[in-house]
A computed fold for a 73-nucleotide RNA from an SAR86 cluster bacterium, annotated as transfer RNA.
Its mean pLDDT, the model's own confidence on a scale to 100, is 81.
Its Rfam family is "tRNA". Gene Ontology term of the family: triplet codon-amino acid adaptor activity. The family's RNA type in Rfam is transfer RNA.
The organism belongs to SAR86 cluster, within Bacteria.
């Protein structure tokens, strides 16, 4: 310097155009419990890497950029 792949919650991931983006862990809270743990219930936690574009809608499709990887000179 050219290619490719990924960047969604505190972690690890779904989610490939359709309405209010979700799961499991963790986290608080309550229940149980002598205490803890494990179980139950329930809550919080998301600028969807960042700026535009396309569309009646964009996590998603386009273009540049930014971070990580990985290939190739």
């Nucleotide at each position: 310097g050219g290619g490719c792949u990924a960047g969604u919650a505190g972690u690890u991931c779904a989610g490939u155009g359709g309405a209010u983006a979700g799961a499991a862990c963790g986290u608080c809270u309550g229940c149980c419990u002598c205490c803890g743990g494990a179980g139950c219930a329930g809550a919080a936690g998301g600028u969807c890497g960042c700026a535009g574009g396309u569309u009646u809608g964009a996590a998603u499709c386009c273009u540049g950029c930014c971070u990580a990887g990985c290939c190739c000179a």